About this RNA: Model confidence (mean pLDDT): 82 of 100. Small-subunit ribosomal RNA, 3' major domain from an uncultured prokaryote, 473 nucleotides, folded computationally. The RNAcentral record of the full RNA draws on ENA.

Context: one part of a larger RNA
RNA sequence: UGACGGGGGCCCGCACAAGCGGUGGAGCAUGUGGUUUAAUUCGAUGAUACGCGAGGAACCUUACCAGGGCUUAAAUGUAGAUUGACAGUUUUGGAAACAAAAUUUUCUUCGGACAAUUUACAAGGUGCUGCAUGGCUGUCGUCAGCUCGUGCCGUGAGGUGUUGGGUUAAGUCCCGCAACGAGCGCAACCCCUACUAUUAGUUGCCAGCAUUUCGGAUGGGGACUCUAAUGGAACUGCCGGCGUAAGCCGCGAGGAAGGUGGGGACGACGUCAAGUCAGCACGGCCCUUACGUCCAGGGCUACACACGUGUUACAAUGGCCAGUACAAAGGGCAGCUCCCUAGCGAUAGGAUGCGAAUCUCCAAAGCCAAUCUCAGUUCGGAUUGGAGUCUGCAACUCGACUCCAUGAAGCUGGAAUCGCUAGUAAUCGGAUAUCAGCCAUGAUCCGGUGAAUACGUUCCCGGGCCUUGUACU
Numbered sequence: 001u002g003a004c005g006g007g008g009g010c011c012c013g014c015a016c017a018a019g020c021g022g023u024g025g026a027g028c029a030u031g032u033g034g035u036u037u038a039a040u041u042c043g044a045u046g047a048u049a050c051g052c053g054a055g056g057a058a059c060c061u062u063a064c065c066a067g068g069g070c071u072u073a074a075a076u077g078u079a080g081a082u083u084g085a086c087a088g089u090u091u092u093g094g095a096a097a098c099a100a101a102a103u104u105u106u107c108u109u110c111g112g113a114c115a116a117u118u119u120a121c122a123a124g125g126u127g128c129u130g131c132a133u134g135g136c137u138g139u140c141g142u143c144a145g146c147u148c149g150u151g152c153c154g155u156g157a158g159g160u161g162u163u164g165g166g167u168u169a170a171g172u173c174c175c176g177c178a179a180c181g182a183g184c185g186c187a188a189c190c191c192c193u194a195c196u197a198u199u200a201g202u203u204g205c206c207a208g209c210a211u212u213u214c215g216g217a218u219g220g221g222g223a224c225u226c227u228a229a230u231g232g233a234a235c236u237g238c239c240g241g242c243g244u245a246a247g248c249c250g251c252g253a254g255g256a257a258g259g260u261g262g263g264g265a266c267g268a269c270g271u272c273a274a275g276u277c278a279g280c281a282c283g284g285c286c287c288u289u290a291c292g293u294c295c296a297g298g299g300c301u302a303c304a305c306a307c308g309u310g311u312u313a314c315a316a317u318g319g320c321c322a323g324u325a326c327a328a329a330g331g332g333c334a335g336c337u338c339c340c341u342a343g344c345g346a347u348a349g350g351a352u353g354c355g356a357a358u359c360u361c362c363a364a365a366g367c368c369a370a371u372c373u374c375a376g377u378u379c380g381g382a383u384u385g386g387a388g389u390c391u392g393c394a395a396c397u398c399g400a401c402u403c404c405a406u407g408a409a410g411c412u413g414g415a416a417u418c419g420c421u422a423g424u425a426a427u428c429g430g431a432u433a434u435c436a437g438c439c440a441u442g443a444u445c446c447g448g449u450g451a452a453u454a455c456g457u458u459c460c461c462g463g464g465c466c467u468u469g470u471a472c473u
Stems, first nucleotide, its partner, number of pairs: 002472001003470003007467007015457002019420005026312008034303002042053002064298002067295004077121008088103006106113002124287002127285003133281002135276003138272001140270001145184006151160003164175003190264004195232007205221002209219003235258001238252001239250004314413001318372002323367002330361003335354002339350004379410001384405007426449007
C1' cells in the first nucleotide's frame, strides 16, 4: 500500500421487512449427472454450467459406432512424365458408395487448348493444448469508481490531489484545504415512447355535402385518425419555505409530461491463468492407404435412479355449450390464402386476391344466456388400443396433427427456496426467427385485462466511502 476481522461509523440495492405469485409434492416436456451401450459425438459445472453452444438431431446435419469403399472428396496450382481421351450412355455385381465391362467421340492457326492418369511439392484433420494466443463473451456491476502531469511532503515504499463539512442516482455539485489541473468512467449527445405544430394525403381516414346495392361502397374532402420527415416542448425555468452555496421540501402554479418523465443502446482501470483451438483466425505438437475422405445403416431420442428449468393441473373467481365484441407487432411467391365444395375433423379439391398501409395469416381472456352442484366429478388429462390426415426419397428405431375409445397420478405440496415496486406482478392470447415437417410447453418480441405492499434499516446477503486492529501481502 492492499486484503481480511463473528472491529467501529456513514450510505445503497426486491438485501431484509411489508405484500402478491411461484419452485420444492403429481403427470408430462426439456437440459444435466449417473448408469447402460458397438456408439449413446463434443463442450459448458457455485454465484457467473444444467429449455446453455443447439434461433429446429427421422436421412442430411454429425463431429460418434459397426460395416462396405477410396487414396485424393473439395480448392489452388507449380514442375516432370504418359495418354487422347474424359465426361456421357448402356449392362453386370451391390444397400449405396464403388468396382468391372461395352459403346460413343471435341476444337485446332498443329504450337497447343482441354481432360485424364502418374510422380514430387502440397492438400486435408470438429486431432491435442483456451495454462502459448488473437478476436469475442460472462462476472463483480451501470457498482462509482480507476488513474495521470506538474508541484509539495517523506531517506524510501509511498502520500497529497481522490481526505474533510454538506449534497447527489453518481469522484454529481458546492464550500474548505499544498495543492493546481487533466484523462478513462457518471451525466449528456443516439433510438423508442408520452404532448404538439408544420409539410405531405395513397393503399390509410370520413366531420360536413350528395349518391347508395347500406359495405367509405361511389362522387368528393384534408378537417379528424393514422402514417413519416422536420421542428417545438422540461430547464428546479417560475412561486413559497429552509440553506453561505450546492441543493432539499411543497395534493405550489402552469403543463401532455416535474425534478434522470418511462424504456433501450451504451459496461471505466481491472478481477476470476473465468469461457471459447467445435464459429472464425493462429503458434507449437500429432495423423498422412489415415486421427483424411465417400457411402448406406445405427446412435446423439437408451433408463433401477438424482438434480435444475418449465408446462398442465388438482377445480365453481371453475368446467362445458350457444351467441357476440375489441388489439398490437410481425410474416407472405417453391409463399400467405379470402370464398365455394367434400369430410365429425386433421385436411383435400376447385377458384380468387396479394411481392402487400390495398389481399391474407388474424385473437383469447371479456360480455350475455343456459347447464353442471362439490364428487377423484361434465375436475384433470397422462397412458394405451383402433382408424386416419399432412410433410418428406423415407415417419420402425424417432415427426406433428385429427377422430373414436381408454381415463394414471393429482384434492395446493416437508425442510428449504425464487421472482417482482406500476402499466410492474399476475393473467390472456398473438407473431417471428430457425424451418420440407417438427418433438416449441423453449427463445425473442407484441399487445388485451390489470393488482397488493413498502412502518422502516435492528437482523441475513452483496456492494461503496472513511477509520481502526493484524503474526497475511